[in-house]
RNA sequence: UCUUAUCAAGAGAAGGGGAGGGAAUGGCCCGAUGAACCUUCGGCAACCAGUAUUUUUACUACAGGUGCCAAAUCCUGCGGGUUACCCCGGAAGAUGAGA
Numbered sequence: 001u002c003u004u005a006u007c008a009a010g011a012g013a014a015g016g017g018g019a020g021g022g023a024a025u026g027g028c029c030c031g032a033u034g035a036a037c038c039u040u041c042g043g044c045a046a047c048c049a050g051u052a053u054u055u056u057u058a059c060u061a062c063a064g065g066u067g068c069c070a071a072a073u074c075c076u077g078c079g080g081g082u083u084a085c086c087c088c089g090g091a092a093g094a095u096g097a098g099a
Stems, first nucleotide, its partner, number of pairs: 001099007012041005020030003026075002042069003047065002050062003073092001078089004
């Protein structure tokens, strides 16, 4: 890069660090009562694998490989319905699995 599934639920403390961060646009937010990042410990979830139950699948439980732990993927960007609000779909992105 491609295919596919999901994305309004859920879950943070300590130490180091020292000014940014929330992908991009426009917003709106978070941040010296400490951002990014690193380490440790904890937690959430159940995509994949495995084990147990089951005739098998499924379901359920456990939690090995990932992932995640402000705000709906924070909202939005493109198209349709609509004066608008709002609704539907898409794009982009993130994560898993496969190629």